[in-house]
Molecule: transfer RNA
Organism: Medioppia subpectinata
RNA sequence: GGGGUUUUAGCUCAGUGGGAGAGCACCAGACUGAAGCUCUGUAGGUCCCGGGUUCAAUCCCUGGAAACCCCA
Numbered sequence: 001g002g003g004g005u006u007u008u009a010g011c012u013c014a015g016u017g018g019g020a021g022a023g024c025a026c027c028a029g030a031c032u033g034a035a036g037c038u039c040u041g042u043a044g045g046u047c048c049c050g051g052g053u054u055c056a057a058u059c060c061c062u063g064g065a066a067a068c069c070c071c072a
Stems, first nucleotide, its partner, number of pairs: 001071007010024004018055001027041004048064005
């Protein structure tokens, strides 16, 4: 320098044009002498950034950034 993959909650990851989600973690409650386990519930998001297409974009197109892999 060229090509590919990935970027969504604190962490690990789903999702695929119209409602943003799961598990774990945190917090609260139940239980316990207390804690752990277990059960229940809440909260937590600029869907990496900009532009475009569309009635509507996390998703499609385009430019950029970062991480990883391959080629040179």